[in-house]
RNA sequence: UGUUCGGAGAGUUUGAUCCUGGCUCAGGACGAACGCUGGCGGCGUGCCUAAGACAUGCAAGUCGAGCGGGCUUGGGCUUCCGGGGCAACCCGGGAGCCGGAGUCAGCGGCGGACGGGUGAGUAACGCGUGGGUAACCUGUCCUCGGAUUCGGGAUAACCCCUCGAAAGGGGGGCUAAUACCGGAGGGGCUGGGCGGGGGGCAUCCCGGGCUCAGCAAAGGCCUGCAAGGGUCGUCCGGGGAGGGGCCUGCGUCCCAUCAGCUAGUUGGCGGGGUAACGGCCCACCAAGGCGACGACGGGUAGCCGGCCUGAGAGGGUGGUCGGCCACACUGGGACUGAGACACGGCCCAGACUCCUACGGGAGGCAGCAGUCGGGGAUCUUCCGCAAUGGGCGCAAGCCUGACGGAGCGACGCCGCGUGGGGGAGGAAGGCCUUCGGGUCGUAAACCCCUGUUCGGGGGGACGAGACGGGACGGUACCCCCGGAGAAAGCCCCGGCUAACUACGUGCCAGCAGCCGCGGUAACACGUAGGGGGCGAGCGUUGUCCGGAAUCACUGGGCGUAAAGGGUGCGUAGGCGGGCCGUUAAGUCCUGGGUGAAAGCCCCCGGCUCAACCGGGGAAGGGCUCAGGAGACUGGCGGUCUUGAGGGCCAAAGAGGGUAGUGGAAUUCCCGGUGUAGCGGUGAAAUGCGUAGAGAUCGGGAGGAACACCAGUGGCGAAGGCGGCUACCUGGAUGGUUCCUGACGCUGAGGCACGAAAGCUGGGGGAGCAAACAGGAUUAGAUACCCUGGUAGUCCCAGCCGUAAACGAUGGGUGCUAGGUGUGGGGGGUGUAGGCCUCCCGUGCCGCAGCUAACGCAUUAAGCACCCCGCCUGGGGAGUACGGCCGCAAGGUUGAAACUCAAAGGAAUUGACGGGGGCCCGCACAAGCGGUGGAGCAUGUGGUUUAAUUCGAUGCUAACCGAAGAACCUUACCAGGGCUUGACAUGCCUCGGGCGGCGGCUGAAAGGCUGGCCUCCUGCCUCGAAAGGGGCAGGCCGGGGCACAGGUGGUGCAUGGUUGUCGUCAGCUCGUGCCGUGAGGUGUUGGGUUAAGUCCCGCAACGAGCGCAACCCCUGCCCCGUGUUGCUACCGGGCGAGCCGAGCACUCGCGGGGGACUGCCGGCGACAAGCCGGAGGAAGGCGGGGAUGACGUCAAAUCAUCAUGCCCUGGAUGCCCUGGGCCACACACAUGCUACAAUGGCCGGUACAGCGGGUUGCGACCCCGUGAGGGGGAGCCAAUCCCUCAAAGCCGGUCUCAGUUCGGAUCGCAGGCUGCAACCCGCCUGCGUGAAGGCGGAAUCGCUAGUAAUCGCGGGUCAGCAUACCGCGGUGAAUACGUUCCCGGGCCUUGUACACACCGCCCGUCACACCAUGGGAGUCGGCAACACCUGAAGCCGGUGGGCCAACCCGCAAGGGAGGCAGCCGUCGAAGGUGGGGCCGAUGACUGGGGUGAAGUCGUAACAAGGUAGCCGUAUCGGAAGGUGCGGCUGGAUCACCUCCUUU
Repeated sequence: UGUUCGGAGAGUUUGAUCCUGGCUCAGGACGAACGCUGGCGGCGUGCCUAAGACAUGCAAGUCGAGCGGGCUUGGGCUUCCGGGGCAACCCGGGAGCCGGAGUCAGCGGCGGACGGGUGAGUAACGCGUGGGUAACCUGUCCUCGGAUUCGGGAUAACCCCUCGAAAGGGGGGCUAAUACCGGAGGGGCUGGGCGGGGGGCAUCCCGGGCUCAGCAAAGGCCUGCAAGGGUCGUCCGGGGAGGGGCCUGCGUCCCAUCAGCUAGUUGGCGGGGUAACGGCCCACCAAGGCGACGACGGGUAGCCGGCCUGAGAGGGUGGUCGGCCACACUGGGACUGAGACACGGCCCAGACUCCUACGGGAGGCAGCAGUCGGGGAUCUUCCGCAAUGGGCGCAAGCCUGACGGAGCGACGCCGCGUGGGGGAGGAAGGCCUUCGGGUCGUAAACCCCUGUUCGGGGGGACGAGACGGGACGGUACCCCCGGAGAAAGCCCCGGCUAACUACGUGCCAGCAGCCGCGGUAACACGUAGGGGGCGAGCGUUGUCCGGAAUCACUGGGCGUAAAGGGUGCGUAGGCGGGCCGUUAAGUCCUGGGUGAAAGCCCCCGGCUCAACCGGGGAAGGGCUCAGGAGACUGGCGGUCUUGAGGGCCAAAGAGGGUAGUGGAAUUCCCGGUGUAGCGGUGAAAUGCGUAGAGAUCGGGAGGAACACCAGUGGCGAAGGCGGCUACCUGGAUGGUUCCUGACGCUGAGGCACGAAAGCUGGGGGAGCAAACAGGAUUAGAUACCCUGGUAGUCCCAGCCGUAAACGAUGGGUGCUAGGUGUGGGGGGUGUAGGCCUCCCGUGCCGCAGCUAACGCAUUAAGCACCCCGCCUGGGGAGUACGGCCGCAAGGUUGAAACUCAAAGGAAUUGACGGGGGCCCGCACAAGCGGUGGAGCAUGUGGUUUAAUUCGAUGCUAACCGAAGAACCUUACCAGGGCUUGACAUGCCUCGGGCGGCGGCUGAAAGGCUGGCCUCCUGCCUCGAAAGGGGCAGGCCGGGGCACAGGUGGUGCAUGGUUGUCGUCAGCUCGUGCCGUGAGGUGUUGGGUUAAGUCCCGCAACGAGCGCAACCCCUGCCCCGUGUUGCUACCGGGCGAGCCGAGCACUCGCGGGGGACUGCCGGCGACAAGCCGGAGGAAGGCGGGGAUGACGUCAAAUCAUCAUGCCCUGGAUGCCCUGGGCCACACACAUGCUACAAUGGCCGGUACAGCGGGUUGCGACCCCGUGAGGGGGAGCCAAUCCCUCAAAGCCGGUCUCAGUUCGGAUCGCAGGCUGCAACCCGCCUGCGUGAAGGCGGAAUCGCUAGUAAUCGCGGGUCAGCAUACCGCGGUGAAUACGUUCCCGGGCCUUGUACACACCGCCCGUCACACCAUGGGAGUCGGCAACACCUGAAGCCGGUGGGCCAACCCGCAAGGGAGGCAGCCGUCGAAGGUGGGGCCGAUGACUGGGGUGAAGUCGUAACAAGGUAGCCGUAUCGGAAGGUGCGGCUGGAUCACCUCCUUU
């Protein structure tokens, strides 16, 4: 460089991420089945289930040239009889002989051992592959050699008799042969003997020679007068071909919960048997044989070539075709034969079916068709021997459901068609629509064509090699004609995955492979339109491989995800240092054999193509033989010292064991002193104590453990080991380099050790302490706390064998930067308690590297090698069953059904914590006043009602929408009415003024009805004009059509607006950097601030939205302006800024200044800033307002408005009258007024501000006690009015009382507004005078001009205010402080939370369903065992009965030989018995799983409120508690109990 071949992933755990890990999908395949659909042809293919049962027909016969007969038929010859004829002769009949044809059974031969079927059995030399047979056989066939001779006796058929229903027999008689028997001879074969050649692998094999014995046969046909010839046979023998038997290496499923198996078992000697070896069989002898390299047992299964899949390695499979095996109703058996233990043969037994005269018989489709049955499911009772092949035959030929064909089935593969071109008014119609249109769609119609298929007609094969012969078939194929005529469906359209809308439905109906859809707008259900895919098919289901590196050989893992054995010693096994030699097993190379055919692949060819088929080639893991190579591994031999071990020297240590010994402390006992408590806790109580405790002193007893030293230390294999002394003893280390010479590493089984608890026996018992008891706590408290207390803890002996037995990290060896501690030892330097350095151990930090990350990092979790153990989704479950161990407790080994779409690891961001740190806020505290109690007002819940319209519902609903419900409002209810409507736009039509005036009815709305006037504008026309007529327009009304209308639904479809966290200080972005990633950094840190405010630092540098500032009000000053404001000065005036005047002041309006930590001091870091001070009206954001980041609450509102969709449309619209929204046993919320004396009442008196006012505010006057009324000036307002503010102050009175407090309630009388105050307004006067004496638990507001208190105004409004929005007057108290409650900000930590602690979640109990263990048992199956019985049959024995052939004999008879029968061994089925294994079932019982809203508690997750967990023991409704020992996979700065759901 070229050629060839060649491997794709996705969804799903989370808020998100990375990883682990399972589940699922996309692909291919099928002997398929099912659903819908279905035009044609070719080639294939078709009971996978009941090796279930079978009606009927067929599937193995053939040979007359092996033989004798029966029957039928026709011929010839001879002869007899009858008739005719002169006769030859003819006709008819009978008999005999000859040969022919056909047929039937029989004797005989060959074939029925092939072909065809099936897969039950079989885990085996059954199959595959390679060998062996020196241990064998082989009919027919080929070839070679030789032979084919002489005799004999029977027997079927047939005839007669006879039994039987039949099937079938029995007896007698006759007969043939290529049937049977005897003799001869022997080329040869077999056996024995004698000799000797060659070869081999132990037994042995091959080939000669001599000799002895034994052993053969059959004839038929043709020809011929015959002899003979020909041909087919027959016999013996050699060889071949092909076929078989036997042996053998290697390979060949699952379970170890099958671990031991074995009596003909293993071997030997001898024998039997076979074609042949062999324990195949038998007698005897020996005691062996097999097995973790998996025996034995159980389950499953025919094996292979191949087929499917896969990149491959591999996995799955064994249907059709081919090879082998096995079987033929089930089991057993032999006979015949070359070959069988025989599918369509025999015998026996059994089951079943059928026939029967009940005595007895018959049968075997897993051959081809076919039937029933089973099943989801699999065909014609077809044609033909024409071809190929087979049997028989000399042959003709016969037979052949093998086979060749046809039929049925879309079952599969392949091919073809259902038309082609043109055709836009883009028709009609459907669907969608934003109503414009879009789309189905050139699609159709229509025009022009074509003729595959189809229909008709005609011709017509190859397959048949030399004669004949074609089932398929008048088929393929060819020609002509006809005519678009007869031929399209299925699945899908949420993501994966290609393809979207509408309607219906409303967690329903349904879909679903996984994730998941459906609860009123569903691309996910159903339908439609449209679209996507494939197409005579398309989907579904099932199965296999793939994806799955998810069992990992190729090609995985084990610190925390599943996974290192608790530890050591060591067996087998695996692996193993340097050098030399040798060998050639492994290994490599070359060649030979094999690897059948078919198939796959390549090439060529034949059917029009293809599928299919033919030819050739290639390929093929492997096995085997021969030769060669000698590096590496192995074997053998030799050698070496570095691995390993030893010697010597030095020395550390809680290493182990035994014996002894010491002091401190607790407890107990005795005694002394001494008195009232002690003890205990969060607080208490139980308990102890006046019979003297506790305290204290002295004496004594006993057991257990060893403070300080002590360490982040040492030792040990691990568990573990701690006072001191002695003895015994294991291991490690340093130094030396003296010895051995690979002696090594690991280690399945095995053996030993193995904390605590626990067990057995015996001791001991101080303290502690499960259980237990009591006291507390609590809703309960089987707990946590307290007081007691027994096992136990201790010792001896023996068990147990587990643990968070952990570094959650097996052992060994080598290699791979360092730094710094510490324990033990050494070296150098040469004295400094120094420095440098080596080895072993033990920590921390850290590079490379590794890791999912966390982290590990010379003590690896790095880089490599060797060996062992272990893992393969979660639950069920370390459970059940079984085995082993244990005294028991229990340990160990260790499943399945069923169920889930996850379960997990690490890390991230949040949220949360009865975690931590820092910091805010009227959050607490400090303080003032309230609420919660009363009466009333208002709102809400509830209830009621015809209706009490609707909404708002913790904070963030509840004097909220309502800033004004008597009608109206009004949305509700009742009743009465209206419909083109109360309202909008357009069109058509009619009529005209709108309207005004009525009448009747009615509650009104409305209805019915009368008459009068008869509209405006423009144009045309008639008319002199007035005016008439017509048309058009405007307006109005009537009628009609489109439509209006809806406070009907959905705030979970929305816009807009709003509440809340929260005026909190936060929320983000760009770029860069870090991280695999989510994400982090920035924004963390040190200071500071009200503030992410600012400063400093920093892998960050900047920026945005927020904060602040800019805006408004207010506080000081200045300037301008000066009426309606103001009045100091001047003048006037009785009074009043009333007038003149003035604009200084107040004030109003406009503008400006002022405050910035600017100045000083201190602190701080020389910063930011803080503290103090000066100045200032004001300070350190002066006070107040407006202003509300990213977002949260599916927060609120469809009834303010707007709006999608849905609904209504003679009513859910509209109008009217009346009622209701005002109900009232209650409950809650917000207020008002009070309960009184800092108060009530009476009188007098002072001072505001914000505002409002012409359908209005209304001075003033009059009337009225008053509300108010009658007049009414002024004011569109800095002018007039509302408008006297009130608390206050002065004076008086009341004197503690339910009152001169309080005013509810009720009565009477009035006033006002309004169409109208009954339901249901406000006010006035008189009377009435209720509850209430300061309010339980609880709870609210407020940090200064604030709270409190006092009044005033305004909006709404006809009227109605305790509410709301504002205004001013008077005017406090307190804040130590941040522990606590609530809310919030930042950092950090833990987390099993993430709809985020109102989270999650555990166990019992109750209910339903499911699978499962145990279970007195019951039923069934399988394979064995023992014994009994024992068919057929082979073998052995006997054989008195029977028998033709050969021998003796004239014969009778006998002999040889044989048969029946009987006996025996073996022996199927059957019976009995006790066990084994498996399955089904079982009252009851055990746990387990699953199941929207059950019960009890709260165990776990945050320190989960007692840290949790592990082992063990014990207790308890349950989670669980407690004891002992262990672990960290525990948070945290320290002090008070318990509970807390969603």
Small-subunit ribosomal RNA from a Bacillota bacterium, 1542 nucleotides, folded computationally. The source organism's lineage runs through Bacteria, Bacillati and Bacillota. It matches the Rfam family "Bacterial small subunit ribosomal RNA".